[in-house]
Molecule: Bacterial RNase P class A
Organism: Acidimicrobiia bacterium
RNA sequence: CGAGCCCGCCGGGCGGCCGCGGCAUCUCUCACGUGUCGAGGAAAGUCCGGACUCCACAGGGCAGGGUGCUGGCUAACGGCCAGGCGGAGCGAUCCGACGGAAAGUGCAGCAGAGAGCAGACCGCCGAUGGCUCUUCGGAGCACAGGCAAGGGUGAAACGGUGAGGUAAGAGCUCACCAGCGUCCCGGGAGACCGGGCGGCUCGGCAAACCCCACCCGGAGCAAGACCAGACAGGGACACCGGCGGCCCGCCGAUCGAGUCCCGGGUAGGUCGCACCGAGGUCUGCGGCGACGCAGGCCCCAGAUGGAUGGUCGCCCCGGUCACCGACCUCGGUCGGGACCGGACAGAAUCCGGCUUACAGGCGGACUCGCAAC
Numbered sequence: 001c002g003a004g005c006c007c008g009c010c011g012g013g014c015g016g017c018c019g020c021g022g023c024a025u026c027u028c029u030c031a032c033g034u035g036u037c038g039a040g041g042a043a044a045g046u047c048c049g050g051a052c053u054c055c056a057c058a059g060g061g062c063a064g065g066g067u068g069c070u071g072g073c074u075a076a077c078g079g080c081c082a083g084g085c086g087g088a089g090c091g092a093u094c095c096g097a098c099g100g101a102a103a104g105u106g107c108a109g110c111a112g113a114g115a116g117c118a119g120a121c122c123g124c125c126g127a128u129g130g131c132u133c134u135u136c137g138g139a140g141c142a143c144a145g146g147c148a149a150g151g152g153u154g155a156a157a158c159g160g161u162g163a164g165g166u167a168a169g170a171g172c173u174c175a176c177c178a179g180c181g182u183c184c185c186g187g188g189a190g191a192c193c194g195g196g197c198g199g200c201u202c203g204g205c206a207a208a209c210c211c212c213a214c215c216c217g218g219a220g221c222a223a224g225a226c227c228a229g230a231c232a233g234g235g236a237c238a239c240c241g242g243c244g245g246c247c248c249g250c251c252g253a254u255c256g257a258g259u260c261c262c263g264g265g266u267a268g269g270u271c272g273c274a275c276c277g278a279g280g281u282c283u284g285c286g287g288c289g290a291c292g293c294a295g296g297c298c299c300c301a302g303a304u305g306g307a308u309g310g311u312c313g314c315c316c317c318g319g320u321c322a323c324c325g326a327c328c329u330c331g332g333u334c335g336g337g338a339c340c341g342g343a344c345a346g347a348a349u350c351c352g353g354c355u356u357a358c359a360g361g362c363g364g365a366c367u368c369g370c371a372a373c
Base pairs, nucleotide, nucleotide: 001369002368003367004366006364007363008362009361010360012315013314014313015312016311017310018309020038021037022036023035024034025033040344044355045354047353048352049351050350051349052220053219054218055217059248060247061246062245064216065215066214067213068212069083070082071081072080073079084098085096086095087094088093099211100210104209105208106205107204121151122150123147124146125145128144129143130141131140132139133138159177160176161175162174163173164172178201180198181197183196184195185194186193187192224271225270226269227268233262234261235260236259237258239256240252241251242250279298280297281296282295283294284293285292286291316342317341318340319339320338321337323336324335325334326333327332
C1' cells in the first nucleotide's frame, strides 16, 4: 500500500426569526411574561425474559407448552461471557436445537436387481455334483450351485487400504487406519482429551412420536384503584363462588349471589404515570471475560386527537461540472465558484435482550499478500 476480519462509537454543528408540549414562578384563576426540560440506536417488529397489578402470600398431581454440549453472569431469559466438540476458511475469524437410535413405535420421494437383521441386473467362479468330448493326462458347457471382490443406481448398499488365502470370494487370516465398548489408567471443576485393553464391525432420521433432565399458575396498564354522574325494569335457568383444560386440596358463602336473554343508562375526571429507578455517568478495586463491589456527581421527555417542528444564513461531509485562478513533467494537483444530495425512522406502564431497517463517517485490535528498510 492492497484485500479481509472483529469490536466500539458518531449519525450533522453554530446563530437569527417564528412555533409546540410538560413543570416551576407571577396571579384569586386562566392567558401573557420569565426560568427550565423536551426522542432513538434502533423509540420499530411485539419475538423472548422480568418488574408491577388483579385473581388465593398461587399449593399437589395429570394434561399442555418451552429449553436442550459444559461452566459461569444475571432480577430473569430462548440473552451474554469463557471453554469443549463438529463443520467452513491459508488465516484473523465465522456457523452449529450440539442430550438419548444399546426402551419401544415409526419414516425414507426418485433412481436402483436390492433400503434394514438387504440384494445376483451386469459380472466372477463352477473346486463338488451333472452333461458332452477325450489321445484317459484332461478339455469344454454353464444345469444345479457358490461369490458381495469389480461395474452400475443412490443422500445412504452392512468398514477403508495393502498382503496372504481361495475354484472364485469374503475380517476368512494378518498389518495399519477409521469406528464401537455400561472396560482400565492418567489429565480436567466439567463438556471432554490422551494412552491402553477387548471383541473384530454394529447404517441414518428424535426442528417424527417418544424417553431423560430442567423450567413454566392465568390474565394483562383497555392491568387495577378512586371520584362524579345517568338509568327502569322484566324473563328464563339454577344452587354455589374464588378456579381458569381436568382432578385433588384450600378459602369464603348458606338465600344470597350467579349465568344467559330482552329492555334502559353512561362513553367524564383523578391516580397508576414520569420522583429515585435491576437509573445514568466518572473514578478505583476484583475477575481472562460477561459482570460485581465501593465512592463521588447528576435528576434526565411524556401526552390521550396525542408536544419534541418550520424557515433563513454561515460552516461541515459526499458527488458532478463544458466555470475561474495558480503550479505545471500537458496531464493532473491545489485553491475558489455553481448545482445536487446528507440515511433508517419517531416514545405511550417501565426495564433487560433478540431480530429487522440505516446515506455517510471516526477510532481500535488482529489476519493474509506485495514492496521497501